Predicted 3D model of a 380-nucleotide RNA (Bacterial RNase P class A) from a Polyangiaceae bacterium. Its mean pLDDT, the model's own confidence on a scale to 100, is 75. RNAcentral holds the sequence, with entries from ENA. It is recorded under the gene name rnpB. NCBI's taxonomy places the organism under Bacteria, Pseudomonadati, Myxococcota, Polyangia, Polyangiaceae.
């Protein structure tokens, strides 16, 4: 240089002028001075929780999420580290990775069969039938077809065919029998474990889908800042129907059910009425440094910092200059020359996006940049 794999940090600056939101002073209440003001995803709201009310939530049924092993965390479906499995030449990357020898179900077209204790389309083998040879008949050969058997080697279908390859062995065959391999069962050995080596035995017995039901294990009460609490106002006072009152209406109470409590009022129409402020709510699993443990996710200590809080929703807008990209042109050094670009000017560009009760992942949308590391060329 190319091609390619993974990490990383950032998300322009200053200035001038005008605005907008909190907070703090300060005032003659008209202002006025200082301060502080979005993100990596604030986005989608899929996950986990933190807070907070509802019966402190106790049994079952129902439902749902999750699924290799081992740590991390408040926790998680997230994250690190390893196993296997599959891609790549490699760096590296994927993962719908319990359970198919509990069941039951399904496997389209095609095919003889789609999964039984069985199955034969076509081929391959025996026999019988007929043929030939013979005067007949036996033996002894023989193509098609018919029939009655053996056969799962072999061909065709198919996404998949009843373990694979070789040998032996037969009338063809066949795990029928042997090697090796696969698969099961155990020991042993290493590993915390998934798993991995190994060695010994069985003997084909066990298609394939669990993102089809189902089974196994582990874990889930609900509901959600319009959550909740405080103030101040209002719920008044009326009409009409229907139910209750220990034979229990009704509600607490959530998908049901037991169980538990509370219970004298409760529903529907009709007509009135209120819809403002305050906290929640900004000190938190908290940022930064730096030590120390740990392969790493992280996790201890010290040390500093103090950093948005609106409620139709503040965080802006114009100009300058600087920086960065691109294109178009001018062009110094150095060279006979081609070249070569060191500076400069001009124009255009400067991403996705906007917090609403916090936090921790995913995911998605997005701009350029700067290490690392693989392969491959080229030059020293």
């Nucleotide at each position: 240089c190319g091609a390619g794999a993974g990490c990383u940090a950032c998300a322009g600056g200053c200035g001038c002028u005008c605005g907008c939101u909190c907070c703090g002073g300060u005032u003659u209440c008209g202002g006025u001075c200082g301060g502080a003001g979005a993100g990596g995803a604030a986005a989608g709201u899929c996950c986990g929780g933190g807070c907070u009310c509802c019966g402190c939530a106790g049994g079952g049924c129902a439902g749902g999420a999750u699924g290799c092993c081992g740590g991390g965390u408040a926790a998680c479906g997230c994250c690190c580290g390893g196993u296997g499995a599959g891609g790549g030449a490699a760096a590296c990357c994927u993962c719908g990775a319990g359970g198919a020898a509990a069941g039951u179900g399904c496997c389209a077209c095609a095919g003889a069969a789609a999964a039984g204790c069985g199955a034969a389309c076509c081929g391959c083998c025996u026999g019988a039938c007929c043929g030939a040879c013979u005067c007949a008949a036996c033996a002894u050969c023989g193509c098609c077809a018919u029939c009655a058997g053996g056969u799962a080697a072999g061909g065709g279908u198919g996404a998949a065919a009843c373990g694979g390859u070789g040998g032996a062995g037969u009338a063809a065959g066949a795990g029928c029998c042997c090697a090796c391999c696969g698969c099961g069962u155990g020991g042993c050995c290493g590993g915390c474990a998934a798993c991995g080596g190994u060695c010994a035995c069985g003997g084909c017995a066990c298609g394939g889908c669990a993102a089809a039901c189902c089974c196994c294990a582990u874990c889930c009460g609900g509901a959600g800042c319009a959550a909740g609490g405080c103030c101040a106002c209002g719920u008044a006072g009326a009409g009409a129907g229907g139910c209750g009152u220990u034979c229990g209406a009704g509600g607490g109470c959530u998908g049901c059910c037991c169980g538990c409590c509370c219970g004298a009022g409760c529903c529907u129409c009709u007509g009135g009425g209120u819809a403002g402020g305050c906290c929640g709510c900004a000190c938190g699993a908290g940022g930064c440094g730096c030590g120390c443990g740990g392969c790493g996710a992280c996790g201890c200590g010290c040390g500093u910092c103090c950093c948005a809080g609106a409620g139709g929703a503040a965080u802006g807008a114009c100009c300058g200059c600087c920086a960065c990209g691109c294109u178009u042109c001018c062009g110094a050094a150095g060279g006979c020359a081609a070249c070569g670009g060191a500076g400069g000017a001009a124009g255009c560009g400067c991403a996705c996006a906007g917090a609403a009760c916090c936090c921790g992942g995913c995911u998605u949308a997005u701009g350029g940049a700067g290490g690392u590391c693989u392969c491959g060329g080229a030059c020293u």